[in-house]
C1' cells in the first nucleotide's frame, strides 16, 4: 500500500415508531408532548320474507392473487397411480419503496410477520392499544422527461 470481516461513531434509507424529562440494580422503567393505529352514536351506507346446503369473520401492514412449475414434505380418497386438500421452494402479480414536493418514463429492491377469537360499515362524545424493527456506505446519492412550490 491493498483487499476482507468486525466494533464504535457518523452520515443516510424504509416504516407511526421521533423529541424531552425522571427513575435505575444499566436489563430497563416511568411519565409529557408529537406521530400512527383499533372499538366506538345520530346521519349516511347495507338489507323484501321464510327455509336448505356451503363457508367463520375482522385488524395492524405495501405485503394480496395464482387455470403456473418443482417437491423422494403432510393428510384423505379410491380405480394403486392417479384425483383432492394442505405446506415447502421457484416464478409471475396486486400493491408498496429507491434522498425536498407532485405526475410519466427507464432501471433496480420488497412483495413478510403477527394480532383478536365467533366480534367488528361508517362515526361525534368517549374509548384501549402502539411508538418496533431492518437495511445501506460511490447506495438510482446530478438516471431521463414534466410540472409546482421557493427564491
Nucleotide at each position: 500500500g491493498g483487499g476482507u470481516g468486525g466494533a464504535c461513531g457518523c452520515c443516510g434509507c424504509c416504516g407511526a415508531g421521533u423529541c424531552g424529562c425522571c427513575c435505575u440494580c444499566c436489563g430497563g422503567g416511568g411519565u409529557g408532548a408529537g406521530c400512527c393505529g383499533g372499538g366506538g352514536a345520530c346521519c349516511c351506507a347495507c338489507c323484501g320474507c321464510a327455509g336448505u346446503a356451503c363457508u367463520g369473520g375482522g385488524g395492524u401492514g405495501a405485503a394480496u392473487c395464482g387455470u403456473c412449475g418443482c417437491c423422494u414434505c403432510c393428510g384423505g380418497a379410491c380405480c394403486c397411480g392417479u384425483c383432492c386438500g394442505g405446506g415447502g421452494c421457484g416464478u409471475g402479480u396486486a400493491g408498496g419503496g429507491c434522498u425536498g414536493c407532485u405526475u410519466c418514463c427507464c432501471g433496480c429492491c420488497c412483495g413478510a410477520a403477527c394480532c383478536c377469537g365467533u366480534c367488528a360499515g361508517c362515526u361525534a362524545a368517549c374509548u384501549c392499544g402502539g411508538u418496533a424493527g431492518g437495511c445501506g456506505g460511490c447506495a438510482g446519492a446530478c438516471g431521463g422527461a414534466a410540472g409546482a412550490a421557493c427564491g